[in-house]
Context: one part of a larger RNA
């Protein structure tokens, strides 16, 4: 991992609601008893319980009562009235209460065979080395000391086996081994190693101390019990179909991943009717968008007048004068605001009327829920940085709980809401060269592969348009020529001569020519421009608007059309086609609901009788509408095991159970069975009752 089996909403009592049934102002028995055809049934048993009356703390009174002085007022009641017992079902309460799951807590016991420490009593340590004290002899001293030689045999002494330890490396790592092996290493007369016995127990133990050790278990052992502890947490929770179908919000919460109530769902009952929505018209309130401010509150800018005040300066005895300053006033102009408004929409909301095509509501009572982590997109806002796949609101949509088509792929975007079937048709979004279903035409644009990613900014790219000058009395560009004189203007300066700087910027000759446009020189010189003539011969210069393009454009595999490729198969406009979905239509089928019709049933009552009959149910037909769906509500069924039916039908001419499906179209017929195995049981139908349905719980057991 797979296969098989097991595996989770139960049971008891109480409550509540529904449903079915009995009886009914009543309903019902419990324990117990009697009888019988005895797991049971029938009868007896009225104790008790619920209901028919309440009010008061109570005495108590009673359709009233309590309070009270009250015949007042007020509170709770009465009038209108239905209960009760049982079966079944939903939900709740108490119990383990859908199943599995803690870490823990407590009680009573069991452990020192491992290991820690203590005690008692035993055992062990090859061999070698070193040579302390002491002692003897000798030397030496006044005597000691001291020295030498010998003897001696001390030591948590040295080397090194047994023994013991575990420092290093390798191997081992589903091991030979839940700690070892191999090669080395440390201690090896000691705080040494070791046998046996013994002691103390959940912290009062032990510990050369690591929270270590206490039988492979230790920040509190193990066993059993309380015990199915508790788990607002995680996981799991088993057949089918039909109808409807949410929420991720509000308030409160030792509350925030939990609850309660409300809102939203579903089912039942009742009520409402031209009732609600949509649409049209009319009537409302508002202070948003916008706008405005000499209409307020604030903010803020410029100019002017210069009126008033202040500051500064001048003058100063006073008077007075000046101003790149500040405030106020007046005039002019422009202008800002969520917490400004003289104004003021569209929508939305409320109300009324109308239409009756379309679609359904709405309210009340009750049963049962689920939800209260939402997400993205558009629009309006706050926070943030007019950041975030950010965050918090409002509003709509989608996803959630929504499949299908498009978007290359892609919950949330675009189109569109899937009852089932079809080798039929039409469309939506989006597309129509090939991949890949489907396309052509007309007129323009683009040359950048722009298309197929991007800004400020930049540019004689190019399209269309508007406007202003110049131009055969010759424009624009080029070429040829001129571009002079007073004068080197004055000043300044070492110099300043058109050309460092300052001032002025005249005049003359001229077709024209600056008191000089730019280079240049130390200053001159030189080159050049403006300006003019000639040559040439037709358009030329500029500004603005506009369509499409260009540059700006740098990242790690090539990676910015989905690919090929395309100059249209790119972009714009127009026309006509086509493709394209689970949309719409067509054909066939199913289900639910409503309405109508037929048939069947049929209470009370009526009728001599046949029959009539409210009504509900079943069934058939027709019409209309509907049938995506998570949590969840409601409904209808299937299957399994057992009981009754049933010691029945059936069955050795083969039951139950097990296996297989080839041959022969199996067969009287219907249409679903047949063959093999097995060897003795055993249905259907209709009811009843449950240990009743498993791909999943790191589920449990077994197998592969």
């Nucleotide at each position: 991992u797979c296969c098989g089996g097991c595996g989770a909403c139960u049971u008891a009592c109480c409550g509540u609601c529904g449903u079915c049934a009995g009886c009914c102002a009543g309903g019902u028995u419990a324990a117990g008893g009697u009888g019988c055809u005895c797991u049971g049934c029938a009868c007896c048993g009225g104790a008790g319980c619920c209901g028919a009356a309440g009010c008061g703390a109570a005495a108590g009174c009673g359709a009233g009562u309590c309070u009270g002085a009250a015949c007042a007022g007020g509170g709770c009641g009465a009038u209108c009235a239905a209960g009760u017992u049982g079966g079944c079902g939903g939900c709740g309460g108490u119990a383990g209460a859908c199943g599995c799951g803690a870490a823990a807590c407590c009680a009573c016991g069991u452990g020192a065979a491992c290991u820690a420490c203590g005690c008692a009593u035993g055992g062990g340590c090859a061999g070698g080395a070193u040579g302390a004290a002491g002692u003897g002899g000798g030397g030496g001293u006044a005597a000691u000391a001291c020295c030498c030689c010998a003897u001696g045999g001390a030591g948590g002494u040295c080397c090194g086996a047994a023994c013991u330890c575990a420092c290093u490396a390798g191997u081992g790592u589903u091991g030979a081994a839940a700690a070892a092996c191999u090669a080395g290493g440390g201690g090896a007369u000691g705080a040494c190693c070791u046998g046996u016995g013994u002691g103390g127990a959940g912290g009062a133990u032990u510990g050369a101390a690591a929270g270590u050790a206490u039988c492979a278990u230790c920040a509190a052992a193990c066993g059993u019990g309380g015990a199915g502890a508790u788990a607002g947490c995680u996981c799991g929770u088993u057949c089918u179909c039909u109808c409807c179908g949410a929420a991720a919000u509000a308030a409160c919460u030792u509350u925030a991943g939990g609850g309660u109530u409300a809102a939203c769902g579903u089912c039942c009952g009742g009520a409402u009717a031209g009732u609600u929505g949509c649409c049209a018209u009319c009537g409302g309130g508002g202070g948003u968008a916008g706008a405005g401010c000499g209409a307020c509150u604030g903010a803020a800018u410029u100019c002017g007048a210069c009126a008033g005040g202040g500051g500064g300066c001048c003058u100063a005895c006073c008077c007075g004068g000046c101003u790149a300053c500040c405030c106020u006033u007046c005039g002019a102009a422009a202008c800002c605001a969520a917490a400004c408004u003289c104004c003021g929409a569209a929508u939305a909301c409320c109300g009324a009327u109308g239409u009756c095509c379309c679609a359904a509501g709405u309210c009340c009572g009750g049963g049962c829920a689920g939800c209260u982590a939402g997400a993205c997109g558009g629009c309006g806002a706050g926070g943030g940085a007019u950041a975030a796949g950010c965050u918090u609101c409002g509003u709509c949509g989608u996803c959630g709980a929504g499949a299908g088509g498009g978007g290359a792929a892609c919950a949330a975007c675009c189109c569109a809401g899937a009852c089932c079937g079809c080798c039929c048709g039409c469309u939506a979004a989006g597309g129509u060269c090939c991949c890949u279903c489907a396309a052509g035409c007309a007129c323009g644009c683009u040359c950048a592969g722009u298309g197929c990613g991007a800004a400020a900014g930049g540019a004689a790219g190019u399209u269309g348009g508007a406007c202003u000058g110049c131009c055969g009395u010759g424009a624009c560009a080029g070429c040829c020529a001129g571009g002079a004189u007073g004068u080197u203007g004055g000043c300044u300066u070492a110099g300043a001569a058109g050309c460092a700087g300052c001032c002025a910027c005249c005049a003359u000759u001229u077709c024209a020519a600056a008191a000089g446009u730019g280079c240049g020189u130390a200053a001159u010189a030189g080159c050049u421009u403006a300006c003019u003539g000639g040559u040439c011969g037709a358009g030329g210069a500029g500004u603005c608007c506009u369509g499409c393009g260009c540059c700006g454009a740098u990242a790690a595999u090539g990676a910015a059309c989905g690919g090929g490729a395309c100059u249209a198969a790119g972009c714009g406009u127009g026309c006509u086609a086509c493709c394209g979905a689970a949309g719409c239509g067509g054909c066939g089928g199913g289900a639910a609901u409503a309405c109508g019709a037929g048939c069947c049933g049929g209470a009370a009552g009526c009728g001599u009788a046949a029959g009539c009959g409210a009504c509900g149910g079943g069934u058939u037909c027709g019409u209309a509408u509907u049938c995506g769906g998570u949590a969840g509500g409601a409904g209808a069924g299937c299957g399994u095991c057992g009981c009754a039916u049933a010691c029945u039908a059936g069955a050795g001419c083969g039951a139950a159970g097990g296996g297989g499906c080839a041959c022969g179209g199996a067969c009287a017929a219907c249409g679903a069975g047949c063959c093999c195995u097995g060897g003795a049981c055993g249905a259907a139908c209709u009811g009843c009752g449950a240990g009743u349905g498993a791909u999943c719980a790191u589920g449990c057991c077994g197998g592969a």
Molecule: large-subunit ribosomal RNA, domain II
Organism: Gemmataceae bacterium